Two RNAs folded together computationally: RNase P RNA and transfer RNA, 464 nucleotides in total. Model confidence (mean pLDDT): 76 of 100. Rfam match: Bacterial RNase P class A. Rfam describes the family as follows. Ribonuclease P (RNase P) is a ubiquitous endoribonuclease, found in archaea, bacteria and eukarya as well as chloroplasts and mitochondria. It is annotated as a ribozyme.
RNA sequence: GAGCAGGCCGGGCGGCCGCGUCGGGACCCCGGUCCCGCCGAGGAAAGUCCGGACUCCGCAGGGCAGGGUGGUUGUUAACGGCAACCCGGGGUGACCCGCGGGACAGUGCCACAGAGAACAGACCGCCCCCCGCUCUCGCGGGGGGUAAGGGUGAAACGGUGGUGUAAGAGACCACCAGCGCUCCGGGCGACCGGGGCGGCUCGGUAAACCCCACCCGGAGCAAGACCAAGAGGCCCUCGCAAGGGGCUGCGCAGGCGUUCGAGGGCGGCCCGUCCGAGCCUGCGGGUAGGUCGCUCGAGCCCGCCGGCGACGGCGGGCCUAGAUGGAUGGUCGCCGAACCGCGCGCCGCGAGGCGUCGGGGAACAGGAUCCGGCUUACAGGCCUGCUCGU
RNA sequence: GCCCCCGUAGACCAACCGGCAGAGUCGAUGGAUUCAAAAUCCAUUCAGUGUGGGUUCGAAUCCCACCGGGGGCA
Numbered sequence: 001g002a003g004c005a006g007g008c009c010g011g012g013c014g015g016c017c018g019c020g021u022c023g024g025g026a027c028c029c030c031g032g033u034c035c036c037g038c039c040g041a042g043g044a045a046a047g048u049c050c051g052g053a054c055u056c057c058g059c060a061g062g063g064c065a066g067g068g069u070g071g072u073u074g075u076u077a078a079c080g081g082c083a084a085c086c087c088g089g090g091g092u093g094a095c096c097c098g099c100g101g102g103a104c105a106g107u108g109c110c111a112c113a114g115a116g117a118a119c120a121g122a123c124c125g126c127c128c129c130c131c132g133c134u135c136u137c138g139c140g141g142g143g144g145g146u147a148a149g150g151g152u153g154a155a156a157c158g159g160u161g162g163u164g165u166a167a168g169a170g171a172c173c174a175c176c177a178g179c180g181c182u183c184c185g186g187g188c189g190a191c192c193g194g195g196g197c198g199g200c201u202c203g204g205u206a207a208a209c210c211c212c213a214c215c216c217g218g219a220g221c222a223a224g225a226c227c228a229a230g231a232g233g234c235c236c237u238c239g240c241a242a243g244g245g246g247c248u249g250c251g252c253a254g255g256c257g258u259u260c261g262a263g264g265g266c267g268g269c270c271c272g273u274c275c276g277a278g279c280c281u282g283c284g285g286g287u288a289g290g291u292c293g294c295u296c297g298a299g300c301c302c303g304c305c306g307g308c309g310a311c312g313g314c315g316g317g318c319c320u321a322g323a324u325g326g327a328u329g330g331u332c333g334c335c336g337a338a339c340c341g342c343g344c345g346c347c348g349c350g351a352g353g354c355g356u357c358g359g360g361g362a363a364c365a366g367g368a369u370c371c372g373g374c375u376u377a378c379a380g381g382c383c384u385g386c387u388c389g390u
Numbered sequence: 391g392c393c394c395c396c397g398u399a400g401a402c403c404a405a406c407c408g409g410c411a412g413a414g415u416c417g418a419u420g421g422a423u424u425c426a427a428a429a430u431c432c433a434u435u436c437a438g439u440g441u442g443g444g445u446u447c448g449a450a451u452c453c454c455a456c457c458g459g460g461g462g463c464a
Base pairs, nucleotide, nucleotide: 001388002387003386004385005384006383007382008381009380011335012334013333014332015331016330017329019040020039022037023036024035025034026033027032028031042364046375047374049373050372051371052370053369054220055219056218057217061271062270063269064268066216067215068214069213070212071085072084073083074082075081086100087098088097089096090095101211102210106209107208108205109204110203123150124149125146126145127144128143129142130141131140132139133138158176159175160174161173162172163171177201178200179198180197181196182195183194184193185192186191224292225291226290227289232248233247234246235245236244250284251283252282253281254280255279256278263275264274265273299318300317301316302315303314304313305312306311339359340358341357343356344355345354346353347352391463392462393461394460395459396458397457400416401415402414409447417435418434419433420432421431422430440456441455442454443453444452
């Protein structure tokens, strides 16, 4: 100087005014106002892409269908996350990337070009034979052999050299590459190293259907529980009427059904099993308020120990938003990084560096049941380790 | 808050179990016709399929992540 990996921060302090929950107090008089005090957004609170906690559905049985994951071993409440390692690819390197099981279980597809596209294929070429022409070289036609050479393509059925042959060909041989079987050694394992045998040479595609292994009951805090209100109807009391009280929780129309069983548990179908008198559609009307769930939790910080690491164990300390048309803001003062100035001074041949003065003023973005991840957005700054070049 | 669907010329749409760089209608432009215009006829123009990455020989189509729009649920 160029780069790689990991971690952290992401405006600070104070004054004044203001907002929200909670606690205490005062006033008015029963839900408001005022005063004091505590606390008050993030690394992503976001996207809602995964996984859980929690809640309900009359513990969810069997088969089919469906969805997800996909190297190995760990880690965890769980995961498609994370860690370490293996294999393949890239980089000089630190290191990075990979939906990374199976294409000898089966089926499908491979456009265009090309002769031929999957147990392939004679277009040109090469070689042999026959016929015709020709002085010869050779040329034309017919029959046959040949995958070594050319050409097409993303892909043409191992590569190089030799033997062989009319020309050729794993037809045969040596070496190399791959595949299958087998043996030995190492590793928990993915896999790695080595030996032997078999001419076996077998296309690609599963982010095409599919097969294999493993996992998955469904819905979601608008889950769910309680209270209040409610239109309409019926009854009671008094009554000419208005009004008051109680019970139920609306009215109308159509269709299906009540042991010949609709509908539901049970997300899709079937079986099985249980509940069972209501269910579905349309039109009209009413209420759309409060309380709980609601924040102490797989929680945060520090130290020690175990482990390469993800992570786990032990000890100590801390309490850190719970709003509901939804609170965290404004302003002033001081300090302030990046950045800017043909500023000034010094150094340097120079690009420039250092000091000083003035200006300048902080990105992405905001909770809504809560956690663990992933992904995406982000002005800039700091720290640590490592690599390459000089 | 939770769940689902869609994105292709200026507009509306087709192709969506992968195969020629994408069909059609309306529009726009030019020409023919007409005295002029409408209608009609002919020709041209307008997209690389919302963005980025991946799988594949090959992607509008398959997979992943974003961006934008729409709908449903007490």